Transfer RNA from a Flavobacteriales bacterium, 72 nucleotides, folded computationally. The prediction has a mean pLDDT of 80. RNAcentral holds the sequence, with entries from ENA. Rfam family: tRNA. Rfam classes the family as a transfer RNA. About the family: Transfer RNA (tRNA) molecules are approximately 80 nucleotides in length. NCBI's taxonomy places the organism under Bacteria, Pseudomonadati, Bacteroidota, Flavobacteriia, Flavobacteriales.
[in-house]
RNA sequence: CAGAAUAUAGCGAAAUGGUAUCGUAUUAGCUUUGGGAGUUAAGGGUUGUAAGUUCGAAUCUUACUAUUCUGA
Numbered sequence: 001c002a003g004a005a006u007a008u009a010g011c012g013a014a015a016u017g018g019u020a021u022c023g024u025a026u027u028a029g030c031u032u033u034g035g036g037a038g039u040u041a042a043g044g045g046u047u048g049u050a051a052g053u054u055c056g057a058a059u060c061u062u063a064c065u066a067u068u069c070u071g072a
Stems, first nucleotide, its partner, number of pairs: 001071007010024004018055001026042005048064005
């Protein structure tokens, strides 16, 4: 320099254009003499950034940023 992939809750991952979920972690209750395990509930997200298309975008389009891979 050229091509490709990835970016979503503290962490790891899902999500046919139609209210963003799950596991784990965190907090609280129950259970236990206590801890652990179990169980119930709660909180936590401007979906990498900025525009565009659409009644409606995590999803489609464009540019940019970061990381990774391949080639020269």